[in-house]
Molecule: Bacterial large signal recognition particle RNA
């Protein structure tokens, strides 16, 4: 160096998940690289974690293995941006909405028969006293009003008396008590969401109004700006969450490229 027979090894790999950890069944990526059986409340293992059981094929090299290297399909983690959905926050001085104040403007209206402003006074507000009103009670006046238990007079009748007369006294009449009704407002007294009539005290510049001064604007609806107070989860914004797309770091990594190295036995 060649040939033969073996053996190692190979007949896919990777990510996720699961697991104390490793491999498999499971899901996903790559793409074709044996067959059968069992295997997720699981199957076989222990850092030498070659999946297990049975069977078949290739087999020492372009093909397999090891080391280094090129390439980088795809997946995972984290962070961040965007889109969509969803929940939530009204102290997010954000929009939207309501309201108050201030400045500016202001159709209509008012204004030299004096706007606005200033000074002064009054009313309105709270309260005290007095007065009036209204109303109640009492009083006054009128009427009515006692079978008997009020007064006066007492027909009739009754009693006493020889008589004259006397006595008691019902009805009636009159007058009255208690009571009832009416009337008046000349009297007394009480009450009040009556009235501002009088006097006084207080509050306050909010409103109305008189006088005087000044001398030309004032101002309602409304609009704009600013400030304050508040409401609503509709918009924006914030916080959380779910899915998708992208970016960055990181991690695992198929496939691919290149270089180097590589078992035993026999014979020639």
């Nucleotide at each position: 160096u060649c040939a033969u027979a073996c053996u190692a090894u190979c007949c896919g790999g990777g990510g996720c998940g699961g697991u104390a950890g490793c491999g498999g069944u499971g899901c996903c990526c790559u793409g074709u690289a044996c067959c059968u059986g069992a295997a997720a409340u699981c199957c076989g293992c222990u850092a030498u974690a070659u999946g297990c059981a049975g069977g078949g094929g290739a087999g020492a090299a372009u093909u397999c293995c090891c080391a280094u290297u090129u390439u980088g399909a795809g997946g995972g983690c984290u962070a961040u941006u965007c889109u969509u959905g969803u929940g939530u926050g009204g102290u997010c001085a954000g929009c939207a909405c309501u309201u108050a104040u201030a400045a500016c403007a202001g159709a209509a209206g008012c204004g030299u028969u004096g706007a606005c402003a200033g000074a002064u006074g009054a009313g309105u507000c709270u309260u005290g006293c007095g007065c009036a009103a209204u109303u109640g009670u009492c009083g006054g006046c009128u009427g009515u009003g006692a079978a008997c238990c009020g007064u006066g007079u007492c027909a009739g009748a009754u009693g006493g008396g020889g008589g004259a007369c006397c006595a008691a006294g019902c009805a009636g009449c009159a007058c009255u008590a208690a009571g009832c009704a009416g009337u008046u407002u000349u009297g007394a007294u009480g009450a009040u969401g009556u009235g501002c009539c009088g006097c006084g005290a207080g509050a306050g510049u909010g409103c109305u109004u008189g006088u005087c001064u000044c001398g030309a604007g004032c101002c309602u609806a409304u609009g704009c700006u600013a400030u304050g107070a508040g409401u609503u989860a509709g918009c924006g914004c914030g916080c959380g969450u779910a899915a998708g797309a992208g970016u960055a770091u990181u991690u695992c990594g198929a496939u691919u490229u290149a270089u180097g190295g590589g078992g035993u036995a026999u014979g020639a």